[in-house]
RNA sequence: UGCCGGAUCGUCUAAUGGUAGGACACCAGGUUUUGGUCCUGGCGAUCUAGGUUCGAAUCCUAGUCCGGCAG
Numbered sequence: 001u002g003c004c005g006g007a008u009c010g011u012c013u014a015a016u017g018g019u020a021g022g023a024c025a026c027c028a029g030g031u032u033u034u035g036g037u038c039c040u041g042g043c044g045a046u047c048u049a050g051g052u053u054c055g056a057a058u059c060c061u062a063g064u065c066c067g068g069c070a071g
Stems, first nucleotide, its partner, number of pairs: 001070007010024004018054001026042005047063005
């Protein structure tokens, strides 16, 4: 430098173009003499900028970062 792939709650991982969900973690309450376990509830995210579309995490373009391959 070229090609390919990836980026989603703090972490991991889902989601046929049609309400962004689950687990762990965290917070609150219950249980417990206390802690832990267990139960209930809550908080919280689509890498950035454009485009297509009635509607985009998803499709297209450009960029940033990460990984792989070739030289």

The RNA shown here (transfer RNA) has 71 nucleotides and comes from a Parcubacteria group bacterium. Its mean pLDDT, the model's own confidence on a scale to 100, is 81. The sequence was found in a public genome assembly.